This is a predicted structure of a 684-nucleotide part of an RNA (large-subunit ribosomal RNA, domain II) from an uncultured Spirochaetaceae bacterium. Its Rfam family is "Bacterial large subunit ribosomal RNA". Rfam 15.1 lists 51,934 matches to the family in 10,816 species. The sequence was found in a public genome assembly. The prediction has a mean pLDDT of 87.
[in-house]
Context: one part of a larger RNA
RNA sequence: GCCUGCGAGUUGCGGCGGGCGGCGAGGUUAAGCCCCUCAGGGGCGGAGCCGAAGGGAAGCCGAGUCCGAAAUGGGCGACAGUCGCCCGCCGCAGACCCGAAGCCAUGCGAUCUACCCACGGCCAGGGCGAGGCGCCGGUAAGGCGGCGUGGAGGCCCGAACCUAAGUCCGCUGCAAAGGGCUGGGAUGAGCUGCGGGUAGGGGCGAAAGACCAAUCAGGCAUGGAGAUAGCUGGCACUCCCCGAAAUAGCUUUAGGGCUAGCGCCCCGUGCUCCGCUGCGGAGGUAAAGCGCUGGAUGGAUGCGGGCCCGUCGCUGGGUGCCAAGUCCAACCAAACUCAGAAUGCCGCAGCGCCAGAGCGGGGCAGUCAGGCCGCGGCUGAUAAGGGCCGCGGCCGAGAGGGAAACAGCCCAGAGCGACAGCCAAGGCCCCAAAGGCGCGCCGAGUGGGAAAGGAGGUCCGGGUGCCGUGACAGCCAGGAGGUUGGCUCAGAGGCAGCCACGCCUUGAAAGAGUGCGUAACAGCUCACUGGCCGAGUACCCGGGCGCCGACAAUUCAUCGGGGCUAAGCGCGCCGCCGAAGCUUCGCCAGGCGGUAUUCUACCGCUCUGGGUAGGGGAGCAUUGCGCCGCGGGCGAAGCGGGGGCGGGAGCCCCCGUGGACGCUGCGCAAGAGAGAAUGCAGGC
Numbered sequence: 001g002c003c004u005g006c007g008a009g010u011u012g013c014g015g016c017g018g019g020c021g022g023c024g025a026g027g028u029u030a031a032g033c034c035c036c037u038c039a040g041g042g043g044c045g046g047a048g049c050c051g052a053a054g055g056g057a058a059g060c061c062g063a064g065u066c067c068g069a070a071a072u073g074g075g076c077g078a079c080a081g082u083c084g085c086c087c088g089c090c091g092c093a094g095a096c097c098c099g100a101a102g103c104c105a106u107g108c109g110a111u112c113u114a115c116c117c118a119c120g121g122c123c124a125g126g127g128c129g130a131g132g133c134g135c136c137g138g139u140a141a142g143g144c145g146g147c148g149u150g151g152a153g154g155c156c157c158g159a160a161c162c163u164a165a166g167u168c169c170g171c172u173g174c175a176a177a178g179g180g181c182u183g184g185g186a187u188g189a190g191c192u193g194c195g196g197g198u199a200g201g202g203g204c205g206a207a208a209g210a211c212c213a214a215u216c217a218g219g220c221a222u223g224g225a226g227a228u229a230g231c232u233g234g235c236a237c238u239c240c241c242c243g244a245a246a247u248a249g250c251u252u253u254a255g256g257g258c259u260a261g262c263g264c265c266c267c268g269u270g271c272u273c274c275g276c277u278g279c280g281g282a283g284g285u286a287a288a289g290c291g292c293u294g295g296a297u298g299g300a301u302g303c304g305g306g307c308c309c310g311u312c313g314c315u316g317g318g319u320g321c322c323a324a325g326u327c328c329a330a331c332c333a334a335a336c337u338c339a340g341a342a343u344g345c346c347g348c349a350g351c352g353c354c355a356g357a358g359c360g361g362g363g364c365a366g367u368c369a370g371g372c373c374g375c376g377g378c379u380g381a382u383a384a385g386g387g388c389c390g391c392g393g394c395c396g397a398g399a400g401g402g403a404a405a406c407a408g409c410c411c412a413g414a415g416c417g418a419c420a421g422c423c424a425a426g427g428c429c430c431c432a433a434a435g436g437c438g439c440g441c442c443g444a445g446u447g448g449g450a451a452a453g454g455a456g457g458u459c460c461g462g463g464u465g466c467c468g469u470g471a472c473a474g475c476c477a478g479g480a481g482g483u484u485g486g487c488u489c490a491g492a493g494g495c496a497g498c499c500a501c502g503c504c505u506u507g508a509a510a511g512a513g514u515g516c517g518u519a520a521c522a523g524c525u526c527a528c529u530g531g532c533c534g535a536g537u538a539c540c541c542g543g544g545c546g547c548c549g550a551c552a553a554u555u556c557a558u559c560g561g562g563g564c565u566a567a568g569c570g571c572g573c574c575g576c577c578g579a580a581g582c583u584u585c586g587c588c589a590g591g592c593g594g595u596a597u598u599c600u601a602c603c604g605c606u607c608u609g610g611g612u613a614g615g616g617g618a619g620c621a622u623u624g625c626g627c628c629g630c631g632g633g634c635g636a637a638g639c640g641g642g643g644g645c646g647g648g649a650g651c652c653c654c655c656g657u658g659g660a661c662g663c664u665g666c667g668c669a670a671g672a673g674a675g676a677a678u679g680c681a682g683g684c
Stems, first nucleotide, its partner, number of pairs: 001684006011093013026050003032044005054061002064076004096234002099231001103224006114198004119193004123188001125157003128153001132149006161185003165182005200216001202212002237619006247260005261367002263364007272357001274352008288337002293333003297329005304322002306319004370395010400411003415587004420583003426577003429562003435574007447564001453548002457545010474532005480505003485499003511526001515524002588609003591605006620673001622670006629663003638657008
């Protein structure tokens, strides 16, 4: 891991509600006793309990009573109960099952290990050579020196033995602590045998919370004990109807609860709900506004001030500075509003609607982590797949079609069946069901990712100037004279700079000069004019589509792909495809209605049937029991195979196997349905 078996809302008592039944102003027995009896049943027993009257603190009164002077006021009452069985739920009990870590009691443990006691055992070999002693030397005598002797030491090297510092291996091991190599101690606080002692809040501990039998911040066994677990997991057949919540308040509360909200079921009520229209109403949001409160820009005026001037002092003068107040103009505001919508909300009426609508009472829940999207806001950074509210939608609990894929987006709410039809979103070149036409735009593969900003891209609309008396561009020619204007200057000659009447002349035109240039001139050029040419040209505003801006890590990798210049974009037209939507046909079920009615049957609607938590209803199967009936050695159950029936759980038949029990119907009672619990046991 697989298979098989086992495996979780039970039982007792009490209570609330419901169903059915008995009796009924009553209902009912408990213990116990008697009788019949195979089981089991019948009777007695009225103690007790509930009810039949309540109200008041009470006196007391009584279908009333209390408050009160009183009330036509208010409070509590008056309007049938009780016993049994069954069902739902609650309480007390282990109370659906499994699961702690733990707490306490009583015992068992020191054959492991820690320490201690008693009695024993063990430590190859080698080295160093303390004190002491002897001799010699030395001394006044010593200390002292030398040579021997001697054999001390938690001494040295190193086996056994003990140990465990490093590393490699081992990690379903050779081993629940090992192996290899290297290492430490090895006469000592040494190692070790046997016997004995200390025990659980206790021991023992050269101290690590170490060790006390592979267990130690309090051993192990048993018991209290099914401790408790607001936590995690698990909880077993079928079909039918309805169908939530992730909110509020409170909570040593925040992943738990209680009440309300939202769901289901029953009873009652009977249009009260909801929609539209009309009429009436409250309101201070959006937008807006500036009369209030504040903010804030420019101008005018200018209280007051600054600065300058002035005066012996006083009065004062000037000012392009600041600036109150006022005026003009233009603004800003959640906590500003003179005004003020839409929507929503409330009331009344009419109409529509008949909905598994509303409202009241009762019983049973679940929910209290929500998520995304659009809109109105706050918070944040006008960040977040961010946080917090409000309104709506969807997911949650929703399948189907679209969006390549994709809970929350778009379309659309799936009872079952159909080799029928029509549409939605979205699509119609191929993958891949279905397409064409007309007009315009794009040339960037834009389409098929992006901003500020940039650009004679291109198309369209509008405006202004110039233009066949010839515009614009280009080419040819002219572009002169007084004069080098004056000043300045080393020079200043159109062109460093300053000044200015910006002059006069000739002329078709030509600036006291647009730029380049020179040291200054020169030179080139422009304005301006003529000619050639011959039709538009210059500038501005707005719109459509495109261009640049555009850098990421393994080829294309920002159309799903192929590929597309239409198979891109815009407008228009006709068609088609496309879903579990709608229609058509058949069927099932629910609800409602009708007819007949004992059960029930039939007909109709063109009504309803997605569904988690959860509520309600109807059934199937298993084991045993009661009653009736039936099958079985001419072969029961079980098992294997085949066939059939039912909407399903399931049921029936046949063949084989098997070899002795089995079953319908109607009732009853449950150890009553497994795939999950790191479930339990066994097998493989």